[in-house]
Context: one part of a larger RNA
RNA sequence: UGACGGGGGCCCGCACAAGCGGUGGAGCAUGUGGUUUAAUUCGACGCAACGCGAAAAACCUUACCUAGGCUUGACAUAUACGGGAAUUUAGCAGAGAUGUUAAAGCUCUUCGGAGUCCGUAUACAGGUGCUGCAUGGCUGUCGUCAGCUCGUGUCGUGAGAUGUUGGGUUAAGUCCCGCAACGAGCGCAACCCCUGCUCUUAGUUGCCAUCGGGUCAUGCCGGGAACACUAAGGGGACUGCCGGUGAUAAACCGGAGGAAGGUGGGGAUGACGUCAAGUCCUCAUGGCCCUUAUGCCUAGGGCUACACACGUGCUACAAUGGUCAUUACAAAGGGUUGCGAGUCCGCGAGGAUAAGCCAAUCCCAAAAAGAUGGCCCCAGUUCGGAUUGGAGUCUGCAACUCGACUCCAUGAAGUUGGAAUCGCUAGUAAUCGCGGAUCAGCACGCCGCGGUGAAUACGUUCCCGGGCCUUGUACA
Numbered sequence: 001u002g003a004c005g006g007g008g009g010c011c012c013g014c015a016c017a018a019g020c021g022g023u024g025g026a027g028c029a030u031g032u033g034g035u036u037u038a039a040u041u042c043g044a045c046g047c048a049a050c051g052c053g054a055a056a057a058a059c060c061u062u063a064c065c066u067a068g069g070c071u072u073g074a075c076a077u078a079u080a081c082g083g084g085a086a087u088u089u090a091g092c093a094g095a096g097a098u099g100u101u102a103a104a105g106c107u108c109u110u111c112g113g114a115g116u117c118c119g120u121a122u123a124c125a126g127g128u129g130c131u132g133c134a135u136g137g138c139u140g141u142c143g144u145c146a147g148c149u150c151g152u153g154u155c156g157u158g159a160g161a162u163g164u165u166g167g168g169u170u171a172a173g174u175c176c177c178g179c180a181a182c183g184a185g186c187g188c189a190a191c192c193c194c195u196g197c198u199c200u201u202a203g204u205u206g207c208c209a210u211c212g213g214g215u216c217a218u219g220c221c222g223g224g225a226a227c228a229c230u231a232a233g234g235g236g237a238c239u240g241c242c243g244g245u246g247a248u249a250a251a252c253c254g255g256a257g258g259a260a261g262g263u264g265g266g267g268a269u270g271a272c273g274u275c276a277a278g279u280c281c282u283c284a285u286g287g288c289c290c291u292u293a294u295g296c297c298u299a300g301g302g303c304u305a306c307a308c309a310c311g312u313g314c315u316a317c318a319a320u321g322g323u324c325a326u327u328a329c330a331a332a333g334g335g336u337u338g339c340g341a342g343u344c345c346g347c348g349a350g351g352a353u354a355a356g357c358c359a360a361u362c363c364c365a366a367a368a369a370g371a372u373g374g375c376c377c378c379a380g381u382u383c384g385g386a387u388u389g390g391a392g393u394c395u396g397c398a399a400c401u402c403g404a405c406u407c408c409a410u411g412a413a414g415u416u417g418g419a420a421u422c423g424c425u426a427g428u429a430a431u432c433g434c435g436g437a438u439c440a441g442c443a444c445g446c447c448g449c450g451g452u453g454a455a456u457a458c459g460u461u462c463c464c465g466g467g468c469c470u471u472g473u474a475c476a
Stems, first nucleotide, its partner, number of pairs: 001476002003473003007470007015460002019424005026315008034306002042053002064301007073124001077123007087104007106115003126290002129288003135284002137279003140275001142273001147186006153162003166177003192267004197235007207224002211222003238261001241255005317417001321376007333364003338357002342353004383414001388409007430452007
C1' cells in the first nucleotide's frame, strides 16, 4: 500500500421488510448429469454452465459410429510431360460413392501454338486433431457500481503519502465550502435514438368535419386540406419563477404555471482493472501431432437411447371457471421460389380454381382476454388433457428409427404442492392474444408488439452484494 475481520461509523441496491405472482408436488416440452450404446460428436459447470453455442439434428447439417471406396486428393498455386477433351444423355452393375459400355460433344489462331479442362509426376494441399495455461479478436462478470489515474509542487531515508481526506450535498469523485496543494485525463452527466405536448411544411396508397351524388351497406365517387395519421424541420423543462430551510454557498422541501418538474419515461452507451473466466468448433494464429490417414467421398445408423437425479418452461388441478351462440376494440411486423382474397369441395387439417399485391393501396388477419344470452351445479365433473387405437392432411427424393397438424374413439396423473427458493416498485407485476427471425417442414424456446391492468414500500435491526472513512492483523 492492499486484502481480510462473526471490528466501528456513514450510505446505497427488489438486499431485507411490506405486498402480488410463481418454482419446489402432477403430466408434458426442453437442456444437463448419470447410465446405456458400435456411436449416443464437441464445448459450457456457483453467482457469471444447464430452452446455453444451436435464429430450426428425418437426409443434408454432422464434427460421432458401422460398412463400402479414394490417395496430389472435395479445395488453392506452380512446374514438367501426355491427352483430345471437359461435359451431357442413355444402358448395365452397385446401398450409393463409383465403375463400365454406347452416343452426342470446345473456343481463338500469325497454323508454331494458346486457353478452359482431364490424366501422370513433383512441390504441396487438407485436419471441427491437441494446447483458450503460448496468442489476436470477440464476449461474460463485478457493475452503469462511482470509481481509476497522471503532471508539477510539497512531505517522508524509503515503500509511499498529499491531491482523491474533511464539513455539507447529489443518482454520481455531482456540485459548493474549506485545505500544501495547483491543474489535468479516463469514467459520471450532456451530446445520439424512441416516446409524452405543440407549431410549421407536405397531402397519396392515409384521413372525411362541411357540400353534392350513389348504395341494402361501405370514403364508394365528385370534392375537401379541417381532424387523425405519416415524416422532415422547429418550439418546449432550465431548479427558469415564488415562498421556506441552509454557511450569504451548493443544494433540499413546498407551491405556481405547464402536456410534462427537478435525470419526465425507455434505450444505446460499460472507466482502470478482476476471474491464467469463456471461446484454437465463427474467424485468425505460434508450437506440437496425422499425411494410402487424425485427410476426402458415400450409404445406413447415431446426436431423439432411459431404472434415475437436477435446472428452465408450458398445461392444469376449475365456477373471477368450462362450454355453445352472437357481438366489439390493437400495435408492430412479413410477403414474388412469396402473401394469397373470393367462390366451390371436405366435419376438419386441407384441396381445387383464382382476383389483387414487389405493398400507408392487395394479402397474411380471426386479435384474444372483453361484452350479451343459454347450459353446467362442485363431482376426479361438461375440470384436466397425458397416453393409446383407428382414419387422414401437409411439407419433402424420403416422415420406420425420428416431423407438424386434423378427425373419431380413449380418457392417466393432478383437488394448489415439504424443507427450501425466484421475479417484480407502474402502464410495472399478473393476465390476454398478435407478429418476426431461423425455416421445404417442424417452438411450450428466443426476439419484438400491443390489449386489460393491480397490491405494497413503516423502515434499514437483520440476510446478500456494493461504495467511502476509520481501526486491528502472526496474510500478500
A computed fold for a 476-nucleotide part of an RNA from a metagenome, annotated as small-subunit ribosomal RNA, 3' major domain. Its mean pLDDT, the model's own confidence on a scale to 100, is 85.